[in-house]
């Protein structure tokens, strides 16, 4: 340097009760029941490594956590753009 992993700015960007009682001026809180998965977090597993074993592993799964009208969201993932980390050499 390739190639890999991160950061930052832009745009894009989904799902599910405008539910029921309370409190409250309101914004909200707390509490039932009812759902969403695309922060996170957990499992399992094609796969990869491997003699075995042990490790990596999802946009599957579970829904602890979070979330559930618009508004908002460090909301995964795209996509442009800066160079500014670390690996590697």
């Nucleotide at each position: 340097a390739a190639g890999g992993u991160g950061g930052a700015a832009c745009g894009g960007g989904a799902g599910a009760g405008a539910u029921c009682g309370g409190c409250g001026a309101g914004a909200g809180c707390c509490g039932g029941c009812g759902c969403c998965g695309a922060c996170g977090g957990a499992g399992c597993a094609a796969c990869c490594c491997c003699c075995c074993a042990a490790g990596g592993a999802a946009a599957c799964u579970c829904u602890c956590a979070g979330g559930c009208a618009c508004c908002a969201g460090u909301g995964a993932c795209c996509g442009u753009u800066c160079g500014u980390g670390c690996c590697g050499g």
Molecule: Glycine riboswitch aptamer
Organism: Aminobacter anthyllidis